[in-house]
Large-subunit ribosomal RNA, domain III from a hot springs metagenome, 388 nucleotides, folded computationally.
Context: one part of a larger RNA
RNA sequence: GAGUAGCGAAAGAUAGGUGAGAAACCUAUCCACCGAAUACCCAAGGUUUCCUGAGGAAGGUUUGUCCGCUCAGGGUAAGUCAGGGCCUAAGCCGAGGACGAAAGUCGUAGGCGAUGGACAACAGGUUAAGAUUCCUGUACCAGUUAAUGUUGUUUGAAGGAUGGGGCGACACAGUAGGAUAGGCACAGCGCACAGUUGGUUUAGUGCGUCCAAGCGUUGAGGCAUGCUUUAGAGGGAAAUCCCUAGAGCUGAGCUGGGGCGUGAUGGGGAGCGAAAAUAAGUAGCGAACUGGCUGAUUUCACACUGUCAAGAAAAACCUCUACUGAGAUAUUGACUGCCUGUACCGCAAACCGACACAGGUAGGUGGGAAGAGAAUUCUAAGGUGAAC
Numbered sequence: 001g002a003g004u005a006g007c008g009a010a011a012g013a014u015a016g017g018u019g020a021g022a023a024a025c026c027u028a029u030c031c032a033c034c035g036a037a038u039a040c041c042c043a044a045g046g047u048u049u050c051c052u053g054a055g056g057a058a059g060g061u062u063u064g065u066c067c068g069c070u071c072a073g074g075g076u077a078a079g080u081c082a083g084g085g086c087c088u089a090a091g092c093c094g095a096g097g098a099c100g101a102a103a104g105u106c107g108u109a110g111g112c113g114a115u116g117g118a119c120a121a122c123a124g125g126u127u128a129a130g131a132u133u134c135c136u137g138u139a140c141c142a143g144u145u146a147a148u149g150u151u152g153u154u155u156g157a158a159g160g161a162u163g164g165g166g167c168g169a170c171a172c173a174g175u176a177g178g179a180u181a182g183g184c185a186c187a188g189c190g191c192a193c194a195g196u197u198g199g200u201u202u203a204g205u206g207c208g209u210c211c212a213a214g215c216g217u218u219g220a221g222g223c224a225u226g227c228u229u230u231a232g233a234g235g236g237a238a239a240u241c242c243c244u245a246g247a248g249c250u251g252a253g254c255u256g257g258g259g260c261g262u263g264a265u266g267g268g269g270a271g272c273g274a275a276a277a278u279a280a281g282u283a284g285c286g287a288a289c290u291g292g293c294u295g296a297u298u299u300c301a302c303a304c305u306g307u308c309a310a311g312a313a314a315a316a317c318c319u320c321u322a323c324u325g326a327g328a329u330a331u332u333g334a335c336u337g338c339c340u341g342u343a344c345c346g347c348a349a350a351c352c353g354a355c356a357c358a359g360g361u362a363g364g365u366g367g368g369a370a371g372a373g374a375a376u377u378c379u380a381a382g383g384u385g386a387a388c
Base pairs, nucleotide, nucleotide: 012030013029014028015027016026017025031385032384033383034382039365040364041363045345046344049343050074051073052072053071054070055069059067060066079140080139081341082340083339084338086117087116091112092111093110097106098105099104121138122137123136124135125134141337142336143335144334145333146332147331148330149329150328151327158324159323163320164319165318166317171307172306173305174304177300178299179298182294183293184292186291187290188209189208190207191206192205193204194202210267211266214262215261216260217259218258221255222254223253226249227248228247229246230245231244232243234242235241268289271285272284308311351360352359367379368378369377370376
């Protein structure tokens, strides 16, 4: 230079509290902002930042009694959620092998590898901080064991390949329909309230009117053959399986959202609401809980129709033998169930940007009024008032 530039998009006011000290901390009442987000869930990433008590040197663009700061203590509970003990894709590794001065490169068998396939749990409650994990209630899956019943041991139950076959198994666009979630300035029902006014016990105002998996039943819609038998080239062995051809019988069967019942003599529930001071809207109590209308971008389901660029693989599952050969199975009861993650942030002051940075950050839910709409404006739930 200079107490100058700046203090990083943004609304705060008042009262009370705490305290040595308060514009900034806490509480209350108003006001204001977001509301396809500035709400909620979750992946990546971060790694204790979460909660409680204490503190104020430094960090915080001011202050600070406050904090994602400092110190101490506490906190993450799983057969079913996600991943592994299952499967494979791109890609990667790669025994032998090929090639190459060397280093090494490629690659068979084989393996690894989810962003995909397969796979059994829901509702409520609870903590200062965890919950599909704890607790309560009701389930399901795989297995062990006992009892009882049935069945089988050469007249062969049952299992069953590293083998065969089926299935898994798939694009995109578009229309129509069923159903549900959700919604409603509709009606009924229940509870609370009734005024400071010109007026409000009434055709008033406000709020609520809910519930899963599982089990049983039904079956909108869609697909469509299925069963018996005979013969046979093929599926590098075999086959009763698949396939092909013939005959006869048959509209069975498969899939499937949802509804109804049960689950539920339960839970939730507007609201009412103590005692206590060490603890409050806490403990406790708890009404009604129906219909009508509307209605999805969700589901049935890539089901149907259409189009051309013709739209993964493997395991699981079903079946067939080769093979094994004495147990197997149903019901009921009892029991068992491994490893890792699980706090918190997650359009952000906690991730990536040197910063408490106007930038960037996959996926899901996403109410109401007006509207074609997830536009736009206002608003609910919820969140926030931007660190001078």